[in-house]
Context: one part of a larger RNA
RNA sequence: UGACGGGGACCCGCACAAGCAGCGGAGCAUGUGGUUUAAUUCGAAGCAACGCGAAGAACCUUACCAAAUCUUGACAUCCUAAUGACCAUCGCUUAAUCGUGAUUUUGCCUUCGGGCACAAUAGUGACAGGUGGUGCAUGGUUGUCGUCAGCUCGUGUCGUGAGAUGUUGGGUUAAGUCCCGCAACGAGCGCAACCCUUGUCUUUAGUUGUCAUCAAGUAAUUGGGCACUCUAGGGAGACUGCCGGUGUUAAACCGGAGGAAGGUGGGGACGACGUCAAGUCAUCAUGGCCCUUAUGUCCAGGGCUACACACGUGCUACAAUGGCCGGUACAAAGGGCAGCAAUACCGUAAGGUGGAGCGAAUCCCAAAAAGCCGGUCUCAGUUCGGAUUGGAGUCUGCAACUCGACUCCAUGAAGUUGGAAUCGCUAGUAAUCGCGUAUCAGCGUGACGCGGUGAAUACGUUCCCGGGCCUUGUACA
Numbered sequence: 001u002g003a004c005g006g007g008g009a010c011c012c013g014c015a016c017a018a019g020c021a022g023c024g025g026a027g028c029a030u031g032u033g034g035u036u037u038a039a040u041u042c043g044a045a046g047c048a049a050c051g052c053g054a055a056g057a058a059c060c061u062u063a064c065c066a067a068a069u070c071u072u073g074a075c076a077u078c079c080u081a082a083u084g085a086c087c088a089u090c091g092c093u094u095a096a097u098c099g100u101g102a103u104u105u106u107g108c109c110u111u112c113g114g115g116c117a118c119a120a121u122a123g124u125g126a127c128a129g130g131u132g133g134u135g136c137a138u139g140g141u142u143g144u145c146g147u148c149a150g151c152u153c154g155u156g157u158c159g160u161g162a163g164a165u166g167u168u169g170g171g172u173u174a175a176g177u178c179c180c181g182c183a184a185c186g187a188g189c190g191c192a193a194c195c196c197u198u199g200u201c202u203u204u205a206g207u208u209g210u211c212a213u214c215a216a217g218u219a220a221u222u223g224g225g226c227a228c229u230c231u232a233g234g235g236a237g238a239c240u241g242c243c244g245g246u247g248u249u250a251a252a253c254c255g256g257a258g259g260a261a262g263g264u265g266g267g268g269a270c271g272a273c274g275u276c277a278a279g280u281c282a283u284c285a286u287g288g289c290c291c292u293u294a295u296g297u298c299c300a301g302g303g304c305u306a307c308a309c310a311c312g313u314g315c316u317a318c319a320a321u322g323g324c325c326g327g328u329a330c331a332a333a334g335g336g337c338a339g340c341a342a343u344a345c346c347g348u349a350a351g352g353u354g355g356a357g358c359g360a361a362u363c364c365c366a367a368a369a370a371g372c373c374g375g376u377c378u379c380a381g382u383u384c385g386g387a388u389u390g391g392a393g394u395c396u397g398c399a400a401c402u403c404g405a406c407u408c409c410a411u412g413a414a415g416u417u418g419g420a421a422u423c424g425c426u427a428g429u430a431a432u433c434g435c436g437u438a439u440c441a442g443c444g445u446g447a448c449g450c451g452g453u454g455a456a457u458a459c460g461u462u463c464c465c466g467g468g469c470c471u472u473g474u475a476c477a
Stems, first nucleotide, its partner, number of pairs: 001477002003474003007471002010468004015461002019425002022422001026316008034307002042053002064302002070296001073127001077126002079123003083119002088103005106117004129291002132289001134287001138285002140280003143276001145274001150189006156165003169180003195268004200236007209226003214223003239262001242256005318418001322377007334365003339358002344353003384415001389410007431453007
């Protein structure tokens, strides 16, 4: 100087407390461990691995397994030789790749000898190739402490020196934020602000948006208008600016006015010096090592989907604040041409036929759902719950057996609110309700977004956890 203390003082955080809803019990989905297996590819491991890499394993992907194939190779550059092709089409063979046959088959210059380019083939070796090993050799990138308020430097001063001071102290703040004091005076990286979005007003613009007044029409709608809504460009607005009080005349805090908004208005992006030899050699790049008729390559099949069990994360429930039936209302944000697909018709339905319109403020996906109105069920393992299983189908796709999603009929399991323990959340939040997108032929209860309805509680900081600052002890570094 640090680190540590079941030492002390001060402060903060959904850390506790106060509340709300869960998880832990059930069934299923998904990830992991274990076991099994020819293989169940690999990685991730307290918080910070476990709906994680994977924004989507039937083939492919795919790295794994057991078979079959190739050896300058699936891919790149160079050399030599002979050729004019290669591609494509049709055969044979095979589980398929492989193998094998037929048809077809270049350009430019030319002194017609040939040359150049291009292409594939054959050969030779240089080489290719490796999701092989090492993240404890690395780059890059990411997590974490933590959006915590810290981490340092120059000069000066003090100390023999390691170092100290500044950065400590008194106040204050979300903040090393600011003020005052002070052997310090300044400065840098962080904080804040500048960026995006949302909340108010104004201006410009008025189609594909919109409709207050007017006209036509039974209506849809059209004319007309750009007031309003909206869209998207510009601008204004909030700064403790104003008033009162407290305070050291300071910084600031408390209350108030005005205001759409008040003291960082809400949300996001943004992550200091560093820590964990944290993660990643399987995104990529890369050193050393290793394989080179195989640890490379190609192909069909299987596996990654197994199942006495254990754990994590979710979904659905156990019902009447509910289930079912009928009627009826209101979104936002997205996506669409190898695409989204309306009206119509067929089917109980999944879906099919068909194809208007739309490269989209125009058309489509598209029905929002909870809600509201009416009816029914009457506390039951039920008209709750939907697992499981049987049958019949639909769609995607060469192909749904292993191993897809969905529909209909039948079946109708566990489950009556969950032990110890444990998680999230302070406001348009929790809870609850639907909608969309990426990936994608098809497939999600996951992820990422969007809006609808919309709470309860916070006395307080004694305690648990984590963190900051000062101080003290130490046989630790």
Overview:
Predicted 3D model of a 477-nucleotide part of an RNA (small-subunit ribosomal RNA, 3' major domain) from an uncultured prokaryote. It matches the Rfam family "Bacterial small subunit ribosomal RNA". Gene Ontology terms of the family: ribosome and structural constituent of ribosome.